Record summary:
The part of an RNA shown here (small-subunit ribosomal RNA, central domain) has 350 nucleotides and comes from Pinus lambertiana. The source organism's lineage runs through Eukaryota, Viridiplantae, Streptophyta, Conifers I and Pinus subgen. Strobus. The coordinates come from a structure-prediction model, not an experiment, and the mean pLDDT is 85. RNAcentral holds the full RNA, with entries from SILVA.
[in-house]
Context: one part of a larger RNA
RNA sequence: UUGGGCUUAAAGUGUCCGUAGGUGGCUUUUCAAUUCCACCGUCAAAUUCCAGAGCUCAACCCUGGACAGGCGGUAGAGACUACCAAGCUAGAGUAUGGUAGGGGCAGAGCGAAUUUCCGGUCAAGCGGUGAAAUGUGUUGAGAUCAGAAAGAACACCAAUGGGGAAAGCACUCCGCUGGGCUGACACUGACACUGAGAGUCGAAAGCUAGGGGAGAAAAUGGGAUUAGAUAUCCUUGUAGUCCUAGCCAUAAAUGAUGGAUACUAAGUGCUCUCCAUAUCGACCCAUGCAGUGCUGUAGCUAACGCGUUAAGUAUCCUGCUUGGGGAGUACGUUCGCAAGAAUGAAACUC
Repeated sequence: UUGGGCUUAAAGUGUCCGUAGGUGGCUUUUCAAUUCCACCGUCAAAUUCCAGAGCUCAACCCUGGACAGGCGGUAGAGACUACCAAGCUAGAGUAUGGUAGGGGCAGAGCGAAUUUCCGGUCAAGCGGUGAAAUGUGUUGAGAUCAGAAAGAACACCAAUGGGGAAAGCACUCCGCUGGGCUGACACUGACACUGAGAGUCGAAAGCUAGGGGAGAAAAUGGGAUUAGAUAUCCUUGUAGUCCUAGCCAUAAAUGAUGGAUACUAAGUGCUCUCCAUAUCGACCCAUGCAGUGCUGUAGCUAACGCGUUAAGUAUCCUGCUUGGGGAGUACGUUCGCAAGAAUGAAACUC
């Protein structure tokens, strides 16, 4: 490099956006670069193949012929790709009317619970465990009642449910704002798909600065357990967890399944839309190139299983893989305040 692959065996970038590049709907022209066809020239000989001939055969050697293919030239064809020109509307988008939603950002507010503080009542324990002890309490704990403060999270509804590119999103109200789906007619007329580099966002932990600190809680101290116990259990308890501003860029970042398009049995839930019933409400029927589940045919698969949400049948683009270890290490480079991240070998060994 070709070929084979990527749910679970090695292998889909965490996610989107998008540059170069690659690929690209229907119809009719132009042109002839590509493509196809014919002829000419050339591609030394030997070799290969075919038919003969010579060594007794064969290997070997000799004679003749030839396929396929490349390059250049000339003449032609015009289906495909490209180019030129004109058009179309099924892809894509815009305008308009609806519609569902924990989509995002900012602001304001309620209630339950917890802890602490203050006061009343009360009086000997409380707490904790497998059992205990450390701890706490007559300077009045625990229990109970009234009041005050603080921080964090939002029970029920709640679902196999909804929204979002992913990470992730749920008390209530309000403001701003992104996207989806959909109706009927208009408009643009291929404007599309993918996407190396580049860029955006990116859980938790961690870092810097300033706040905040109720609960729970790495580390730490103590008590148990144990042969020991740097663990498990108990009692304490700091960082951090929360907010603001900025870093970090990683996860079993998972559907362990890249994106787009088309096609391919059925059955059954749910969400949204649409339609219809004179009107309203509920239910039912029916629509969708809309979403989300289950069962399952063909087919696929090593099997498990997947199965119109494909791991089926095809096309386009992209990322990645090539025995285990050494090793996601060393060295170098880039990024970072650091922690580290990204890129990423070899010797050797089995």